Predicted 3D model of a 99-nucleotide RNA (c-di-GMP-I riboswitch aptamer) from Desulfotruncus alcoholivorax DSM 16058. Lineage of the source: Bacteria > Bacillati > Bacillota > Desulfotruncus > Desulfotruncus alcoholivorax.
RNA sequence: GUUUCACAAAGGCAAACUACAUCGAAAGAUUAGGGCGCAAAGCCAUGGGUCUAAAGUGCUAAAGCUUGUUUAUAGCGCUAUGAUUGCCAGGUUGCGGGA
Repeated sequence: GUUUCACAAAGGCAAACUACAUCGAAAGAUUAGGGCGCAAAGCCAUGGGUCUAAAGUGCUAAAGCUUGUUUAUAGCGCUAUGAUUGCCAGGUUGCGGGA
């Protein structure tokens, strides 16, 4: 330097769940406990997937009035600009052991 993760040592990360508070429309995030797992479960939302729909937009209803339109109301649908890297791919850096 390349490749690899069967085994060992030291260390690292931390799912579900629980608790408190905060941020957020929500999804979700942060903190502590916890430990299912992880050899990149380090870092980057670049592509796809998934979750959410405040805002936007369409339809229906309702209400108002100038009677065919309006709406700071209700319901349903669509859309990421929100979120997720512990869903997958890609990029990038790296500890230890083996060859």
Its mean pLDDT, the model's own confidence on a scale to 100, is 79. It matches the Rfam family "c-di-GMP-I riboswitch aptamer". About the family: GEMM was predicted in a large-scale screen for bacterial structured RNA regulatory elements. The sequence was found by an Rfam model in a public genome assembly.